[in-house]
Context: one part of a larger RNA
RNA sequence: UUGGGUUUAAAGGGUGCGUAGGCGGACUGAUAAGUCAGUGGUGAAAGUUUGCAGCUUAACUGUAAAAUUGCCGUUGAAACUGUUAGUCUUGAGUGUAAAUGAGGUAGGCGGAAUGUGUUGUGUAGCGGUGAAAUGCUUAGAUAUAACACAGAACUCCGAUUGCGAAGGCAGCUUACUAAGCUACAACUGACGCUGAGGCACGAAAGCGUGGGUAUCAAACAGGAUUAGAUACCCUGGUAGUCCACGCCGUAAACGAUGAAUACUAACUGCAUGCGAUAUACAGUAUGUGGUACAGCGAAAGCGUUAAGUAUUCCACCUGGGGAGUACGUUCGCAAGAAUGAAACUC
Numbered sequence: 001u002u003g004g005g006u007u008u009a010a011a012g013g014g015u016g017c018g019u020a021g022g023c024g025g026a027c028u029g030a031u032a033a034g035u036c037a038g039u040g041g042u043g044a045a046a047g048u049u050u051g052c053a054g055c056u057u058a059a060c061u062g063u064a065a066a067a068u069u070g071c072c073g074u075u076g077a078a079a080c081u082g083u084u085a086g087u088c089u090u091g092a093g094u095g096u097a098a099a100u101g102a103g104g105u106a107g108g109c110g111g112a113a114u115g116u117g118u119u120g121u122g123u124a125g126c127g128g129u130g131a132a133a134u135g136c137u138u139a140g141a142u143a144u145a146a147c148a149c150a151g152a153a154c155u156c157c158g159a160u161u162g163c164g165a166a167g168g169c170a171g172c173u174u175a176c177u178a179a180g181c182u183a184c185a186a187c188u189g190a191c192g193c194u195g196a197g198g199c200a201c202g203a204a205a206g207c208g209u210g211g212g213u214a215u216c217a218a219a220c221a222g223g224a225u226u227a228g229a230u231a232c233c234c235u236g237g238u239a240g241u242c243c244a245c246g247c248c249g250u251a252a253a254c255g256a257u258g259a260a261u262a263c264u265a266a267c268u269g270c271a272u273g274c275g276a277u278a279u280a281c282a283g284u285a286u287g288u289g290g291u292a293c294a295g296c297g298a299a300a301g302c303g304u305u306a307a308g309u310a311u312u313c314c315a316c317c318u319g320g321g322g323a324g325u326a327c328g329u330u331c332g333c334a335a336g337a338a339u340g341a342a343a344c345u346c
Stems, first nucleotide, its partner, number of pairs: 004317003007300002012314001014201004021194003025088007033081002035077008048066007091191001092188003095184003100179001103177007110154001114150008125136002162169002206247006216240001220236004258313006266291009295302002319346003328339004
C1' cells in the first nucleotide's frame, strides 16, 4: 500500500455550526469535457516475448513479427457523469394553527433544615464510637421556646418521566428567548447530505481579580486503631464548595456504539399531539422503554432507536512494553493541554 476492521479484543473525534473538498431527487432539450467506437500519426535502437536461421549444441548472434497497455490529431455515438436551458414536487425549507417540556438568560419571592447571636425555662452532663478518647460544658452547655441574622440547597410530587447538540437542566413566579413535534398542504422549488482545516460550546477539579463563607471539606492538627498506621473510625479545620468577570479545554465527556438516507416479522408499556366514526376511542405521527422473527455476531448479545441489508462523507486502528514518554512546535498566567517518535526489549 492493498485488504480487513472500530459495543466489549487495537480502533468513533466530548458536542455542534460550517469553509474547501467528496457525494447528491424526478422529467425534457442542447452540448460533447469525462466516457465509448472507428481511423491517422507517434510510441528510437537495444532489451523482452514468439517464429525461422547461423556457429557440432548452448550461451551468443542475425532476421521477421508481436508487444510497447501511452500520448496527440481526426470522424462519429449520446445511455451514464459533467456543463447549460427549462419544468416538477416527493428531499429540504417557509407559512398558518394548537398544544408540550427540570431547554436557556436575567430579575423577584418562599418555606423547611443548618449554623450563629440575643433573651427566657432548666441542670449536669453533652457529643462521639466496635469500645473509647481528643472536643464542648457550672463563665450554665446539651435540650427546649421566642426573636433576629447569614449563606447554600430546593423535601414530597419524582418515574425504565421530560427537555437539550453534547456538557447538562428540578422550590414558586415574571420578563426576554431558543427548539423539536403534530395538523393543514398555502408558498419557495433540490435551496440537500457529509465535512479536512476553522469557529463556538464544553462536568468536576484547577488558575487570576474582586466579593461571599451557613454547610460540607483536600491540606493540616489532635484522639483512637495497629507491630507500625503518613490510612480506614472520631473531634476540629484552611483552600475549595457559592457569586461576578476572565482563563483552562480535559473525564469511564459512555449507548465504551460518528452523521445522514432508504429498506427489512410480530407483541407490549410510557410521554406529547392529531383524531375515522358509533362520541367511545380504533388508528396514526414523533419521541422514549421492554420482549422477540429473520439476519448478524467469537460469544455475551444486537435486533425498525440494529451491532441486519445497502449507499455517501468524515474520524480512527495495525503485537505487548518503551510511551501518550523524549525532542521540536502551537496554545496557556501556571498547572498543563494538543501534536507525537525512536533506540532498546519480549
The prediction has a mean pLDDT of 87. The part of an RNA shown here (small-subunit ribosomal RNA, central domain) has 346 nucleotides and comes from an uncultured bacterium.